[in-house]
RNA sequence: GGGCCGGUAGCUCAGUGGUAGAGCGCCUCAUUUGCAAUGAGGUGGUCGGAGGUUCGACUCCUCUCCGGUCCA
Numbered sequence: 001g002g003g004c005c006g007g008u009a010g011c012u013c014a015g016u017g018g019u020a021g022a023g024c025g026c027c028u029c030a031u032u033u034g035c036a037a038u039g040a041g042g043u044g045g046u047c048g049g050a051g052g053u054u055c056g057a058c059u060c061c062u063c064u065c066c067g068g069u070c071c072a
Stems, first nucleotide, its partner, number of pairs: 001071007010024004018055001025043006048064005
């Protein structure tokens, strides 16, 4: 330098055009002498950045940044 994969909640990851979800975590309550576990409720995101296409973009296109991997 080139090819491919990835970047979404605090963490691990889903989500292939129609207002973004799960598990864990965190908070409150119940239960307990107390803690844990369990149950109920709640808390959460300018979807790496910019531009374009579209009535509408996490999703499609272009550029760019970061990480991984392969080739040279």
Predicted 3D model of a 72-nucleotide RNA (transfer RNA) from Candidatus Magasanikbacteria bacterium GW2011_GWA2_56_11. Rfam family: tRNA. Rfam links the family to the GO term triplet codon-amino acid adaptor activity. Model confidence (mean pLDDT): 83 of 100.